[in-house]
This is a predicted complex of two RNAs, RNase P RNA and transfer RNA, with 418 nucleotides together.
RNA sequence: UCAGGUGGCUGGAUGGUCGCUGUCGGCUCGCCGGCAGAGGAAAGUCCGGGCUCCAUGGAAAUACGGUGCCGGGUAACGCCCGGCGAGGGAAACCUUAGGGAAAGUGCCACAGAAAAUAUACCGCCAUUUUAUUUGGUAAGGUUGAAAAGGUGAGGUAAGAGCUCACCGUACUUUUUGGUAACAAUAAGUAGCUAGGCAAACCCCACUUGGAGCAAGGCCAAAUAGAGAUUCAAUGAAGCUAUCCGCUUAGAAUCUGGGUAGGCCGCUAGAAGUUUAUGGCGACAUAAGCUCAAGAUGAAUGAUUACUACAAACAGAACCCGGCUUAUGAGUCAGCUCAUCUG
RNA sequence: GCGGGCGUAGCUCAGCUGGUAGAGUACGAGCUUCCCAAGCUCGGUGUCGCGGGUUCGAAUCCCGUCGCCCGCUCCA
Numbered sequence: 001u002c003a004g005g006u007g008g009c010u011g012g013a014u015g016g017u018c019g020c021u022g023u024c025g026g027c028u029c030g031c032c033g034g035c036a037g038a039g040g041a042a043a044g045u046c047c048g049g050g051c052u053c054c055a056u057g058g059a060a061a062u063a064c065g066g067u068g069c070c071g072g073g074u075a076a077c078g079c080c081c082g083g084c085g086a087g088g089g090a091a092a093c094c095u096u097a098g099g100g101a102a103a104g105u106g107c108c109a110c111a112g113a114a115a116a117u118a119u120a121c122c123g124c125c126a127u128u129u130u131a132u133u134u135g136g137u138a139a140g141g142u143u144g145a146a147a148a149g150g151u152g153a154g155g156u157a158a159g160a161g162c163u164c165a166c167c168g169u170a171c172u173u174u175u176u177g178g179u180a181a182c183a184a185u186a187a188g189u190a191g192c193u194a195g196g197c198a199a200a201c202c203c204c205a206c207u208u209g210g211a212g213c214a215a216g217g218c219c220a221a222a223u224a225g226a227g228a229u230u231c232a233a234u235g236a237a238g239c240u241a242u243c244c245g246c247u248u249a250g251a252a253u254c255u256g257g258g259u260a261g262g263c264c265g266c267u268a269g270a271a272g273u274u275u276a277u278g279g280c281g282a283c284a285u286a287a288g289c290u291c292a293a294g295a296u297g298a299a300u301g302a303u304u305a306c307u308a309c310a311a312a313c314a315g316a317a318c319c320c321g322g323c324u325u326a327u328g329a330g331u332c333a334g335c336u337c338a339u340c341u342g
Numbered sequence: 343g344c345g346g347g348c349g350u351a352g353c354u355c356a357g358c359u360g361g362u363a364g365a366g367u368a369c370g371a372g373c374u375u376c377c378c379a380a381g382c383u384c385g386g387u388g389u390c391g392c393g394g395g396u397u398c399g400a401a402u403c404c405c406g407u408c409g410c411c412c413g414c415u416c417c418a
Base pairs, nucleotide, nucleotide: 001338003336004335006333007332008331009330010329012307014305015304016303017302018301020037021036022035023034024033025032026031039313043324044323046322047321048320049319050318051212052211053210054209057244058243059242062241065207066206067205068204069083070082071081072080073079084098085096086095087094088093099203100202104201105200106197107196108195121141122140123137124136125135126134149167150166151165152164153163154162168192169190170189171188172187173186175184176183177182216264217263218262219261226255227254228253229252230251231250236248237247238246257417258416271290272289273288274287275286276285277284278283343414344413345412346411347410348409349408352367353366354365355364361398368387369385370384371383372382373381391407392406393405394404395403
């Protein structure tokens, strides 16, 4: 210098004019002035919580569902951090739903002899009446995504882990390192012996009640608490399923009527930030500092000047912690390879 | 704001216990008819909304994403 890879940050600034929401103050009640006013994702609503209500009930965390290597972090998680194994890359580094296939069931199209208690199309060998038939065999051929270890020697009618040596595999044990997953060494056992798929059913372990701020509470206003159909006491409703128990006296759909106003919930919180300490890290602890939207037809805007042409994705709606997705451009710090060229 | 569902041929829908995607209608060609319609025969319809993963193999299973549709105030 080039190429690659990792982790962060910023996300226009300032002034004038006209407006909007909240709040405080002044006031001649007409208005005037001060202060504050979207995000890193406010988004998707995919997870986890707080909060509120449902009877804070039992069978019973039983089914359904979810998660799935090990250790740690956290209020909690399917999230995060650090490791292990597997896969990819020349490397930095990246990816990983990663328990169990000798508990059982199921699937593996076409092709192929055979797709899983192995089998026998060609071939090889033996027998024979020499065309065949019968038997042996799995070394060789053919198929497929996948075919029951590999090489060599012995052995045999021909062959075969049939036997042996080495390599590989599985299991057991010892030792070492590690909290552990696991790794390494050594010894032994097994002729090898269980094809793959569990993001197929399933088994094992852990976990799980439901609904959601249109939750829910209060005030005010208004009215016809009416009608039809269906269901209904072995039943219905009471916030997914089943049974028991308790409570209610109806439930569902349609038609018709009324009100469609206000207050609380509502924003100071597992909050942010600085420093110190501990930790590889996620994070934790202590001290100091800060208070930063709260709307409800729903504010946070428009225009202009200057800077530097232009201004990415995008707009709170009860609140937090994550994940995922969108994001023009600029910028910072490490890392890897190549070597003076790509 | 919250909850639920659906994307397959031009249109309406099957197929979703994984193995090369079908029906009706529409469209095109031929036959029939003096001509048209109807009828009969034949034909192609297609990135299964999009992207990734699992698998030998995905419309189907899993994850993400995009679009569309439906329901939810109070008296009650």
Rfam match: Bacterial RNase P class A.